About this RNA
Small-subunit ribosomal RNA, 5' domain from an uncultured bacterium, 511 nucleotides, folded computationally. Its Rfam family is "Bacterial small subunit ribosomal RNA". Gene Ontology terms of the family: structural constituent of ribosome and ribosome. Its mean pLDDT, the model's own confidence on a scale to 100, is 84.
[in-house]
Context: one part of a larger RNA
């Protein structure tokens, strides 16, 4: 000198764009953050219309009940989604990450392409009704019912498994193609007749899984470490290879090219600095990983060993009728606490994107916006021109004057900004109509009036900028050298000057 997710002191006009718990992965009141589909299903309820028409009535009709049609709502069954999106960096020195490869050892819902199908049956169960236990959470019993829920059977182009075969190829195990025998496994309907779905197989796309080469902090005042340990055979398990697991057998495997142990740490694209080499760093944005009170476990599913799912244990908090229950903000706000220190319990789904749905649409603290903070960067303003009696006042003075200083006053002008009034968007894309949170915002026009707007630090040398007074090794200053003991340009105040400027200094950290 540059830089910062900064903090502190003094000061503070506006706008645009960004950024904002670095500390306690501390504990959390309250609200919201993941639902959706009635075009899968049976009910229930509401409204409207039609038919029926008991009792009764003032014979105009009203009207219980029953049947039927349409529209709507939705607790439950069922489907898809809650594995994405959002947060955090505790753990991890590791194939975790980066980079380059491999899978002849793998999986892939939704989507695309192609081919072949969808025949015929069955038994239940929630909802509901009745009922039992319980303070509650909830649990149980009896009876009824539906499906794109569940289960057999049929069929099998192709597919899986077993057996033996031929041809070609390769990268070791092997791979591909062809034909044979045996054997095994499918399906679901809805419909407004346009379609939307279902099953199987193959390919693609997308997303993932595993393996390998190289790279990836400090310490030897850590030198030996290791028994599923290293390898083999066999089996189990997995989507798949593998001590991944198990039985048996062998005794191996790693290590001064630093094993093991200890400490520290999420990694990268990047960011800061530097001429570069390098050094430092990993906030925001993007990619990967890990975690979700702590530890463990599996279930469902194409996908989880699952932040707002389940089970167990532990700590903590809450409810309780003491028998038993409920909870998890490292989602968005917000609270307490910690701290030098970090924001609103805001608006909207209008846009972009996501989930569900045929769609209308619903949901979306993702997102888009607004609020707070000079926290940062950038831009603008605090007036412009003229104006010497060089006014007054201040300061200094050799008392002549010098300086503040064209500075002010004063004259003329302008209106960025401000205030008021009027107009007023783009962002909206959807076939048309309609649809804007931001927002009556940005912007435009007019009016008013210099009106609403300057501080901070320094002035001995380094280092741009000097005098007076006070103090008297005191009070104090200080980054280094050093100032201060009676003429202090170094302390304090004033005038002046220098620097930067809505900021200026200090502190901390990095180059």
């Nucleotide at each position: 000198g540059g830089a910062u997710g900064a903090a502190c002191g003094c000061u503070g006009g506006c706008g645009g764009c960004g950024u904002g718990c670095c500390u306690a992965a501390c504990a959390c009141a309250u609200g919201c953050a993941a639902g959706u589909c009635g075009a899968a299903c049976g009910g229930a309820c509401u409204u409207u219309g039609a038919u029926u028409g008991a009792a009764g009535c003032c014979u105009a009709g009203c009207g219980a009940u029953a049947u039927u049609a349409a529209a709507g709502u939705u607790a439950g069954u069922g489907g898809c989604g809650g594995a994405c999106g959002g947060g955090u960096g505790a753990g991890u020195a590791a194939c975790g990450c980066g980079u380059g490869g491999g899978u002849a050892a793998c999986c892939u819902g939704c989507c695309g392409u192609a081919u072949a199908c969808a025949g015929g049956g069955g038994g239940a169960u929630a909802a509901c009704a009745c009922u039992u236990a319980g303070a509650a959470a909830u649990a149980g019993g009896u009876g009824c019912u539906a499906a794109u829920a569940c289960c057999g059977c049929a069929u099998a182009a192709g597919c899986g498994c077993a057996c033996a075969g031929u041809a070609c190829c390769g990268c070791a195990u092997g791979g591909u193609a062809c034909a044979g025998u045996g054997u095994g496994a499918a399906a679901a309907a809805c419909u407004c007749c346009g379609g939307u779905g279902g099953u199987a197989u193959a390919c693609g796309a997308u997303g993932g899984a595993c393996c390998c080469g190289c790279g990836u902090c400090u310490g030897a005042u850590u030198a030996g470490c290791u028994a599923g340990u290293u390898g083999g055979u066999g089996a189990g398990g997995u989507a798949a290879c593998g001590g991944c697991u198990c039985a048996c057998c062998a005794a191996g495997g790693c290590g001064a090219c630093g094993a093991u142990c200890a400490g520290u740490a999420g990694c990268c694209g990047g960011c800061c600095u530097g001429a570069g080499a390098g050094g430092g760093u990993g906030a925001a944005c993007g990619g990967c990983c890990a975690c979700a009170u702590u530890g463990g476990g599996a279930c469902u599913g194409a996908g989880a060993c699952a932040c707002g799912g389940c089970c167990c244990a532990a700590a903590c908090u809450c409810c309780u009728a003491c028998g038993g229950g409920a909870g998890g903000c490292a989602g968005c706000a917000g609270u307490g606490g910690g701290g030098a220190a970090u924001a609103u319990u805001g608006g909207g789904c209008a846009a972009u994107g996501g989930g569900c749905g045929a769609a209308a649409g619903c949901c979306u603290g993702a997102c888009c916006c607004a609020g707070c903070a000079a926290c940062g960067c950038c831009g603008c303003g605090u007036g412009a021109a003229g104006g010497a009696a060089g006014a007054a006042g201040g300061u200094c003075u050799u008392c002549g004057g010098a300086u503040u200083g064209u500075a002010a006053a004063c004259u003329u002008c302008u209106u960025u900004u401000a205030u008021g009034a009027g107009g007023g968007a783009c962002g909206a894309a959807g076939g048309a109509c309609g649809u804007g949170a931001c927002g009556g915002u940005a912007c435009c026009u007019c009016a008013u009036g210099a009106a609403u707007a300057a501080g901070c630090c320094a002035c001995g040398g380094c280092u741009a900028a000097c005098u007076a007074c006070g103090u008297g090794c005191c009070a104090g200053c200080a980054g280094c050298c050093g100032c201060g003991g009676u003429a202090a340009u170094a302390c304090g105040u004033a005038g002046g000057u220098g620097g930067c400027a809505a900021g200026c200094g200090u502190u901390a950290u990095c180059c």